[in-house]
RNA sequence: GAGUUUGAUCCUGGCUCAGAACAAACGCUGGCGGCAUGCUUAACACAUGCAAGUCGAACGAAAAAUAUUUGUGAGCUUGCUUACGAAUAUUUUUAGUGGCAGACGGGUGAGUAACACGUGGGAAUCUACCCAUUAGUACGGAAUAACUUCUGGAAACGGAAGCUAAUACCGUAUAUUCUCUACGGAGGAAAGAUUUAUCGCUAAUGGAUGAGUCCGCGCUAGAUUAGGUAGUUGGUAGAGUAAAAGCCUACCAAGCCUACGAUCUAUAGCUGAUUUGAGAGGAUGAUCAGCCACACUGGAACUGAGAUACGGUCCAGACUCCUACGGGAGGCAGCAGUGAGGAAUAUUGGACAAUGGGCGAAAGCCUGAUCCAGCAAUGCCGCAUGAGUGAAGAAGGCCCUAGGGUUGUAAAGCUCUUUCAGUGGGGAAGAUAAUGACGGUACCCACAGAAGAAGUCCCGGCUAACUCCGUGCCAGCAGCCGCGGUAAUACGGAGGGGGCUAGCGUUGUUCGGAAUUACUGGGCGUAAAGGGCGCGUAGGUGGUCUGAUAAGUUGGGAGUGAAAGCCCGAAGCUUAACUUCGGAACUGCUUCCAAAACUGUUAGACUAGAGUGUGAUAGGGGAUAAUGGAAUUCCUAGUGUAGAGGUGAAAUUCUUAGAUAUUAGGAGGAACACCGAAGGCGAAAGCAGUUAUCUGGAGCAACACUGACACUGAGGCGCGAAAGCGUGGGGAGCAAACAGGAUUAGAUACCCUGGUAGUCCACGCCCUAAACGAUGAGUGCUAGGUAUUGGGAAUUUAUUCUCAGUUCCGUAGCUAACGUAUUAAGCACUCCGCCUGGGGAGUACGGUCGCAAGAUUAAAACUCAAAGGAAUUGACGGGGACCCGCACAAGCGGUGGAGCAUGCGGUUUAAUUCGAUACUACGCGAAGAACCUUACCAACUUUUGACAUGUUAAUCGUCGGUAUAGAGAUAUACUUUCAGUUCGGCUGGAUUAACACAGGUGUUGCAUGGCCGUCGUCAGCUCGUGUCGUGAGAUGUUGGGUUAAGUCCCGCAACGAGCGCAACCCCUAUUCUUAUUUGCCAGCGAAUAAUGUCGGGGACUAUAAGAAAACUGCCAGCGAUAAGUUGGAGGAAGGUGGGGAUGAGGUCAGGUCAUCAUGGCCCUUAUAAGUUGGGCUACACGCGUGCUACAAUGGCACCUAUAGAGAGAGGCAAUACGGCGACGUGGAGCAAAUCUUCAAAAGGUGUCUCAGUGCGGAUUGCACUCUGCAACUCGAGUGCAUGAAGUUGAAAUCGCUAGUAAUCGCGGAUCAGAAUGCCGCGGUGAAUACGUUCCCGGGUCUUGUACACACUGCCCGUCAAGCCACGGAAGUUGGUGUUACCUUAAGGCAGUGAGCUAACGUAAGAGGCAGCUGUUCACGGUAAAAUCGGUAACUGGGGUUAAGUCGUAACAAGGUAACC
Repeated sequence: GAGUUUGAUCCUGGCUCAGAACAAACGCUGGCGGCAUGCUUAACACAUGCAAGUCGAACGAAAAAUAUUUGUGAGCUUGCUUACGAAUAUUUUUAGUGGCAGACGGGUGAGUAACACGUGGGAAUCUACCCAUUAGUACGGAAUAACUUCUGGAAACGGAAGCUAAUACCGUAUAUUCUCUACGGAGGAAAGAUUUAUCGCUAAUGGAUGAGUCCGCGCUAGAUUAGGUAGUUGGUAGAGUAAAAGCCUACCAAGCCUACGAUCUAUAGCUGAUUUGAGAGGAUGAUCAGCCACACUGGAACUGAGAUACGGUCCAGACUCCUACGGGAGGCAGCAGUGAGGAAUAUUGGACAAUGGGCGAAAGCCUGAUCCAGCAAUGCCGCAUGAGUGAAGAAGGCCCUAGGGUUGUAAAGCUCUUUCAGUGGGGAAGAUAAUGACGGUACCCACAGAAGAAGUCCCGGCUAACUCCGUGCCAGCAGCCGCGGUAAUACGGAGGGGGCUAGCGUUGUUCGGAAUUACUGGGCGUAAAGGGCGCGUAGGUGGUCUGAUAAGUUGGGAGUGAAAGCCCGAAGCUUAACUUCGGAACUGCUUCCAAAACUGUUAGACUAGAGUGUGAUAGGGGAUAAUGGAAUUCCUAGUGUAGAGGUGAAAUUCUUAGAUAUUAGGAGGAACACCGAAGGCGAAAGCAGUUAUCUGGAGCAACACUGACACUGAGGCGCGAAAGCGUGGGGAGCAAACAGGAUUAGAUACCCUGGUAGUCCACGCCCUAAACGAUGAGUGCUAGGUAUUGGGAAUUUAUUCUCAGUUCCGUAGCUAACGUAUUAAGCACUCCGCCUGGGGAGUACGGUCGCAAGAUUAAAACUCAAAGGAAUUGACGGGGACCCGCACAAGCGGUGGAGCAUGCGGUUUAAUUCGAUACUACGCGAAGAACCUUACCAACUUUUGACAUGUUAAUCGUCGGUAUAGAGAUAUACUUUCAGUUCGGCUGGAUUAACACAGGUGUUGCAUGGCCGUCGUCAGCUCGUGUCGUGAGAUGUUGGGUUAAGUCCCGCAACGAGCGCAACCCCUAUUCUUAUUUGCCAGCGAAUAAUGUCGGGGACUAUAAGAAAACUGCCAGCGAUAAGUUGGAGGAAGGUGGGGAUGAGGUCAGGUCAUCAUGGCCCUUAUAAGUUGGGCUACACGCGUGCUACAAUGGCACCUAUAGAGAGAGGCAAUACGGCGACGUGGAGCAAAUCUUCAAAAGGUGUCUCAGUGCGGAUUGCACUCUGCAACUCGAGUGCAUGAAGUUGAAAUCGCUAGUAAUCGCGGAUCAGAAUGCCGCGGUGAAUACGUUCCCGGGUCUUGUACACACUGCCCGUCAAGCCACGGAAGUUGGUGUUACCUUAAGGCAGUGAGCUAACGUAAGAGGCAGCUGUUCACGGUAAAAUCGGUAACUGGGGUUAAGUCGUAACAAGGUAACC
């Protein structure tokens, strides 16, 4: 820096990613070289070999070889060869004695929280070999190994006797110096070797080197470890050490460490450095270097200059091995190597050539230190895998809109080059005269040939890189967000692309990003976070002036800060990595000098902080005692009578044994109306009748005094609402628990009637609250205004000023925003408390406190990617305000009951095709299923197909007719027989065959287009610019009025605009003009029995073109002088005149793949096509929509007037005739203002007289009519006969506000026929609307919200089930340290030492040794408590898991406000 909480926003906050690094491992892949690195795990066990020896110039001895001399024997060539022996000499080797080394080098990190390490200092020390200096090196002695002999033992290893040497051992002398000292003195050395030159030896001093020791500072976590310590702290005197010291002992004193973290527990080698980071920091402590510790585990000393000794010793233990069972041997955390463990780490290599080490005079020997090689892409660095040209943009692959694109100059082809690898030849430096493991290596030359040499991860976003196929919440992916449920750039494959490259990716770890522990550099009103409040200890911080000092501070110098590393500059390997040289740096520590501002310290002074005194003041501040009235309840008495009480409504309850009500008297307890307030007091909790006593604090005024006495405050102490606990009182009212009554599906609740603890008092506990201003205390500074409490001052007497408190508004500033704002959440300082994702959890365990309840302190495992704050826009609310709508109300008529029609569900069926399903499906698609339609079922049949286009090949038809078979589609036979023509092998058409393909009412309306429904003809939905806001957004569009309307007016940080509204369009209502046929006929004329019938006419009606008219225009009231509204005038019409068309942005994944179109998928002798018959018309039942009725506002019969709008040629059909009728015969007229349909019906008159009827017409029988190939399933109509239910319809529910409802008929589309449906038309023609409380829907504003899939939302807890981790637990089993006691190895120390004893001594003896005793002590044993784990029947809660159970606690007033 990015991703991730949200519909979106800002913030808080966690999680995750991009970077760098690695002693790494794993997966895939792998050409070369250089330089590095390579058991992080089991300090687990180790076979085998090697890793420390050397010196013969310290010593004796042995052996071998050579030479000389010599003895004996043999061969004989007679002085030569040879064998054995002796002596001498030389050379070589070596077991032993002796010296030096073995304490270095090499390994490992178990232990250690420590003077272990780092850094800087100190004094009380030692130091072999080395250097320098001084002095000396004299005289003696006794042994012993080796060796020889004997001997034990399996072995390891010994034992006895005897011989022998030394630079081994001992004594004496000497003592420059040294040590001790009582200052008299005392004590202490030596070694020679070999041949002339050295090497040694002894004593001592100084140095160098190395080591020991002490001190300051630095150095992990835990307080759920708070007290630890008896040699402990100090002193004196001794012992002891190389050396200071309780290091050890005796005595004396009682100290010492610790909140600046002792003790205990856990973890850990420390450092230079490494890694990361801008830095500060963090993490690490491999390789290299310094120090420490360790060497199978524990203990111990010896030797030595040095060890408490890795490849030495002794003892104990565990383990392994050998054994003759008696006893022995061993220690790879040296180099290789083996097993084991593990994700994981190499050769049983070469050489001492170099560097270094040991010994030696030296040659030299030894050296798994080291130098090299081997193995491993483990890391870093370098190089290669070719270069140029090459478009037919090849083939192949992939994609495709079918054109093409891409792979791609890539390949091929042509022309070049040869690094590396290969082959051959030459061949170093490293070495100073010699010596080279590496090594025939580096390097050089030649040769051949593009020849031998590329992978891996990724491609949804973060994050560079996209398409196809497969799969279908499967398989799988995933670092986070998240992909996958049939069109997946996210899975798998492919093509293409991107990154890095001999590597690439994954996993793990560290730092970074993370300002996410914040020193640099964070926070705490609401996000996590201010302690409930005070007093006060330690601590931290602290007013003004002057002097001194120099601890902090600042400057300078010196020492140190190892080397390597990092950084800079050079140099060497062809370059780089790497290496070498020089510089810088090492921010630190110590020390010296200087300065004196600030802090500190010290001395003195001051008064502004703080405090004391004086005066008057306000107050529910606290404690104790006394006292008052009102009210409730109870008791007594009176009056009085049937109810009272209580609720939404009731009941439980009280009451004729007299309640309630009322009057009087009494008892008792608790609380204090009015005043009373946003007011007062108190540290907070909290405090209220009145009076008295005692008492704390505060403010104000003016002066005096003290002189920094101050602020904060970890621990500590005190106070601390309510509830609760203990003891004793008290108890009127109220009231958990409890009981009863209701409510309810239930109601362990809400409501009601009762009612006990408790509430009250005294004393003692508890110690927590949403103990809140969710805001710690203190000080200073930073605009104002308003109200109010207490005090003071002034004056103009109702105002001003001032100090201290308490509210509200508000500027700057701050804040994520909300907000805060002199009472800060502003600007600063001081001190304290607290926070670090959500859940688990304020829980468990442990501790402390408590009588208990419980409080306090306070985790982890596990789990999630969020949890959260503020604000925004919506949606919603059994929130609020305003408004509208046939929404309610007021009315009229219906539906729901009956019969029938029609649609749907269900059921049935071979099929009852499919779709539509709250409003917004259900007389819907369907403006019309007998066949057809038709998609469904059964049977039969066809397969390039019923239909389209193309290619190839062949053929020439076809239509019609007739006959046969068949249910038909169709098949066969006969008959007839292509068209045009430029005459072509042409064109067109048809048929057949094959191939492409056709076809699909198959699927997906949740892949789509188009169209439609709905909210809703509701008044809304937006934009530009500006402004406000960090932003989402707001403003505009809100407000005051008004309207049917976001309609208009006014106001306003808005000004304008768009889609909607309205208007423009059509019909209708009035008039005028024009026109006058098919319409009309007033006047004129003609004809008739009569009729616009005719001539004519345009007056009227009408038709159909144009125009006019209505705009709140006029008047008055109201209103704001507006918009507008109310009334009026005029007018045919008045405030939108009435009706229609017209449907904003969006919502419902609404409907439709079966109108049509269309992507994907599916079928292809079938899911396609054809035919016949059947079905869509079924029928126990349920629902919707209608028709007809139930009758008298009616039925029936008769009489009779007046419409409008349509339709008409396969049509409408007049007049006429026939039939009771449906209808038939026949046909004038009319493609229509001409003809036809055409009869309108309600109306009038008469009759019937309340009944299942003269209502009603279902159902059924018979007989017909019409349409049609065909009315059986299954049409409509007619006549006669039949005459069902039904007497106005429960709950519920629908339509309608005027030419409307209701009622009456007429027409049309579809259509051969078949409407009670649908679409239209006119006739007659009402009632009611107080009004907006309520139901439903909608609009605007506002409010709350934990909702945003938006309340059909969200969401809580028990129970049941699976899984996971954790707590408790009778027990059980380990580890660790502690204490006490027992036992006590080896060793040390002390004592003894009768046994043994070469050096000294004439001797006695001295000295020494063994043995024994004591003390100390490892391992071991017993006991006790503690602590940390493992495990456990059972048990407890917690977490988690698409669709379990019960309720509905929370979010809206969440339906009883929520919460502590």
The RNA shown here (small-subunit ribosomal RNA) has 1460 nucleotides and comes from an uncultured bacterium. Its mean pLDDT, the model's own confidence on a scale to 100, is 83. The RNAcentral record of the sequence draws on ENA, Greengenes and SILVA. Rfam family: Bacterial small subunit ribosomal RNA. Rfam links the family to the GO terms structural constituent of ribosome and ribosome.